[in-house]
RNA sequence: CGAGUCGGCCGGACGGUCGCGGCAGUCGCAAGGCUGUCGAGGAAAGUCCGGGCUCCACAGGGCAGGGUGGUCGGUAACACCGACCCGGGGUGACCCGCGGGACAGUGCCACAGAGAGAAGACCGCUCGGGCUUCGGUCCGAGCAAGGGUGAAACGGUGGGGUAAGAGCCCACCAGCGCCCGGGGUGACCCGGGCGGCUCGGCAAACCCCACCCGGAGCAAGGUCAAGAGGGAGUCCUCCGGGACUCCUGCGCAGGCGCUCGAGGGCGGCCCGUCCGAUGCCUGCGGGUAGACCGCACGAGGCCACCGGCAACGGUGGUCCCAGAUGGAUGACCGUCGGCACCGCUUCGGCGGUGACCACAGAACCCGGCUUAUAGGUCGACUCGUCCC
Repeated sequence: CGAGUCGGCCGGACGGUCGCGGCAGUCGCAAGGCUGUCGAGGAAAGUCCGGGCUCCACAGGGCAGGGUGGUCGGUAACACCGACCCGGGGUGACCCGCGGGACAGUGCCACAGAGAGAAGACCGCUCGGGCUUCGGUCCGAGCAAGGGUGAAACGGUGGGGUAAGAGCCCACCAGCGCCCGGGGUGACCCGGGCGGCUCGGCAAACCCCACCCGGAGCAAGGUCAAGAGGGAGUCCUCCGGGACUCCUGCGCAGGCGCUCGAGGGCGGCCCGUCCGAUGCCUGCGGGUAGACCGCACGAGGCCACCGGCAACGGUGGUCCCAGAUGGAUGACCGUCGGCACCGCUUCGGCGGUGACCACAGAACCCGGCUUAUAGGUCGACUCGUCCC
């Protein structure tokens, strides 16, 4: 200098004019005004996981269903994160993971090929016999080492042996099983010995095994007010009724039921269990749709130190950083910045043009994952080339 791998940060700034929402203070009877202060994201997105919180409820057994799948840690928890092991890819930094089981069972492996799981003889090799135009051909027996087909052919190389061959035997290697030693928390790794010689792949095929799993969701859930009708009390009264306060909570009809249990809860089902009486269900008609809470102090942010390879944890300090509800942070102008292109350059930079400046907007909150993203910047590492 070039190419690459991994990780982090920013992603517009300033000023002016007008315009918004929350909170606090203050002025005002009120409407509202003034001052101060705060006011969208790295993904707010997807709704794919896990939780907090709220309600159902005190929650049991089984079946079915769903999720995860190496080990050890982290975390509130997880399908997440970290480290490591094994396998695969890459020269490498690094990246990927479909990571338990094929000897419980079922299933699939097209085409080609003789034969695709305990398969197989197309071309061939060997021996014996017959025929022969001496090139070969037919029959029998033996072979699976060589060639071919294929993604994959029932271990590999070398030697012995054989009629020709074959783990038939031997040496070494790979694999598998058993035993021993060492290292590691562990998954596993290293070494040594013995042995039958070696019966494939796919479970992100069904399945088996191990572990895990209540439901619904802020439109959760509460408080207040209001309503048709009814009841009680007090006061007034022209005795028709009216006003106020409190309680209750809509009317009509039909069906079932009231402890010999209608109906309802416990995920889908079963068992079991619990609640349950002016009750439950159905049809028709009527009132209300308002205000407030939940609503942001959090498994919170930032800094320092300590522990840990790390994820992360501990201690101390410091900060408060949106809370709308038809839904707020916007519009215009100017300057700067970034980017693209062009020209000049003393190589520091200068000037000009631009209709360029990404993805994109909270709605209960948090931890993740996934997806989108103009451009700028920082760090570490790998490979290549050159120079000293």
This is a predicted structure of a 388-nucleotide RNA (Bacterial RNase P class A) from a Frankiales bacterium. It matches the Rfam family "Bacterial RNase P class A". Rfam links the family to the GO terms ribonuclease P activity, dimeric ribonuclease P complex and tRNA processing. The family's RNA type in Rfam is ribozyme. Rfam's curators write: Ribonuclease P (RNase P) is a ubiquitous endoribonuclease, found in archaea, bacteria and eukarya as well as chloroplasts and mitochondria. NCBI's taxonomy places the organism under Bacteria, Bacillati, Actinomycetota, Actinomycetes, Frankiales.